[in-house]
Context: one part of a larger RNA
RNA sequence: AUUGAACGCUGGCGGCAUGCCUAACACAUGCAAGUCGAACGCGAAAGGGGGCAACCCGGCGUCGAGUGGCGGACGGGUGAGUAAUGCAUAUGAAUCUACCUAGUAGCGGGGGACAACCUGGUGAAAACCAGGCUAAUACCGCAUACGCCCUAUGGGGGAAAGCAGGGGAUCUUCGGACCUUGCGCUAUUGGAGAAGCCUGCGUCGGAUUAGCUAGUUGGUGGGGUAAAGGCCUACCAAGGCAACGAUCCGUAGCUGGUUUGAGAGGACGAUCAGCCACACUGGGACUGAGACACGGCCCAGACUCCUACGGGAGGCAGCAGUGGGGAAUAUUGGACAAUGGGCGCAAGCCUGAUCCAGCAAUACCGCGUGUGUGAAGAAGGCCUUAGGGUUGUAAAGCACUUUCAGUAAGGAGGAACAGGAUGAGAUAAUACCCUCGUCCACUGACGUUACCUACAGAAGAAGCACCGGCUAACUCCGUGCAAGCAGCCGCGGUAAUACGGAGGGUGCAAGCGUUAAUC
Numbered sequence: 001a002u003u004g005a006a007c008g009c010u011g012g013c014g015g016c017a018u019g020c021c022u023a024a025c026a027c028a029u030g031c032a033a034g035u036c037g038a039a040c041g042c043g044a045a046a047g048g049g050g051g052c053a054a055c056c057c058g059g060c061g062u063c064g065a066g067u068g069g070c071g072g073a074c075g076g077g078u079g080a081g082u083a084a085u086g087c088a089u090a091u092g093a094a095u096c097u098a099c100c101u102a103g104u105a106g107c108g109g110g111g112g113a114c115a116a117c118c119u120g121g122u123g124a125a126a127a128c129c130a131g132g133c134u135a136a137u138a139c140c141g142c143a144u145a146c147g148c149c150c151u152a153u154g155g156g157g158g159a160a161a162g163c164a165g166g167g168g169a170u171c172u173u174c175g176g177a178c179c180u181u182g183c184g185c186u187a188u189u190g191g192a193g194a195a196g197c198c199u200g201c202g203u204c205g206g207a208u209u210a211g212c213u214a215g216u217u218g219g220u221g222g223g224g225u226a227a228a229g230g231c232c233u234a235c236c237a238a239g240g241c242a243a244c245g246a247u248c249c250g251u252a253g254c255u256g257g258u259u260u261g262a263g264a265g266g267a268c269g270a271u272c273a274g275c276c277a278c279a280c281u282g283g284g285a286c287u288g289a290g291a292c293a294c295g296g297c298c299c300a301g302a303c304u305c306c307u308a309c310g311g312g313a314g315g316c317a318g319c320a321g322u323g324g325g326g327a328a329u330a331u332u333g334g335a336c337a338a339u340g341g342g343c344g345c346a347a348g349c350c351u352g353a354u355c356c357a358g359c360a361a362u363a364c365c366g367c368g369u370g371u372g373u374g375a376a377g378a379a380g381g382c383c384u385u386a387g388g389g390u391u392g393u394a395a396a397g398c399a400c401u402u403u404c405a406g407u408a409a410g411g412a413g414g415a416a417c418a419g420g421a422u423g424a425g426a427u428a429a430u431a432c433c434c435u436c437g438u439c440c441a442c443u444g445a446c447g448u449u450a451c452c453u454a455c456a457g458a459a460g461a462a463g464c465a466c467c468g469g470c471u472a473a474c475u476c477c478g479u480g481c482a483a484g485c486a487g488c489c490g491c492g493g494u495a496a497u498a499c500g501g502a503g504g505g506u507g508c509a510a511g512c513g514u515u516a517a518u519c
Stems, first nucleotide, its partner, number of pairs: 001518003005515005012367004017362001018360002020325001025323003029320003034070003039067002048057003077278003086203002089200002092197001095195001097193001100191008108142001110140002117132006148157001149155002162183006170177002204250003211241003216238008253275004257268004280301005303314004331357001333356003339353001340351004370400004380391004404460001406455003410451001414446001419440005425433001463508005468489003474503005484491002
């Protein structure tokens, strides 16, 4: 000088940051990932109409459950493992990429199911079974094939889906066809962003760890992957690493950085940001563009819970919160108003991400606890050589001010969008759709906001450590090698500036000391 600090005494306000460093210990409860009716069939509930009621009708709008799509691989947490399958830096080639973006071509014609639902059954429950009906942007064929593959003038295999808004002619079975716009779908070539892989160099300690290695090192054939590769396999060869420290053991997430220091260097890796790893413990794959997946699945294990004993359910290292551990670390709060994310054409819905509020002097910064005057140098305290000195302009008194806190009134900015109305593109079109310009009304958790004004009254606001030397600051009383102090030297045995108290002083100040830790 510093700290994610703790403890003791004390404590007025505000700003801004930070807050389980220990048990990656176990978790009650609530919330943390949904969304789309403009993909689809239904119709549980609410609402509307009829009926005294049971119940019936309808499908414009809201919408439960189900099929389907996209998202649950992001965001959030933690640092157990990992000394190199990691990180940092500099390269590389043998790859993939949903959504976004630019371009090219296409979207023709068919089919059979399965949920939901109905009926029946099993079970305590979780849930499951059988039969029957049905739709789709779900699923499967046929046609076509730029690019793709092969033994290449030839041959082979492979795609798609519709929905919504509007409409002048024409046709119509009155549903539409048809046209057009928007979204969507299929194939493919680029881009952007993201991801996987290879290589060089660097990356803690121990030699009281000296040899290690058989898929081991290389080759050939085959397999596998999105992709190079012993990644895997069969055969062949006998290699490969190591004193420039292999192997083994211990410790540890790495970095930008933080802290200290004149620097070199040392120590550390909280918050914030990048990468990695993990998700009760161990293993595995499925789905998917992407996972071997925190709030998905299966198996095994430990633990907890329910049970009708046959069987089932669970995973806070998400946000709060509880127990435990510990010197020690906060609310079972508000809102999606802003920023961002997911879904949706949109309105919008969801979002413990985030923005805010609450608690804590935990750190830093700022402000206040009054100002001027006031000598009879009051009283009281303490000391005294008893004259006086000191506390001390300190108080009282007099004259002022009102920051902050308090009360009352006003009051920005964070708000831009999105919505409605009007002028250009597209079109057959003045509909519909979209972009920009103008106008209108609206949206704030914080919030009793920041800020400003008024009111009253010095009113509500100072402590802590030290005073032998180092080290700024001295006297008295008590005690008597006792009680005690102490960072080092040391102090205390009857005149203690070193113990305890008092008066006085010194240093910091809403803090001051102590302890721990680093330089």
Predicted 3D model of a 519-nucleotide part of an RNA (small-subunit ribosomal RNA, 5' domain) from an uncultured prokaryote. The coordinates come from a structure-prediction model, not an experiment, and the mean pLDDT is 83. The RNAcentral record of the full RNA draws on ENA.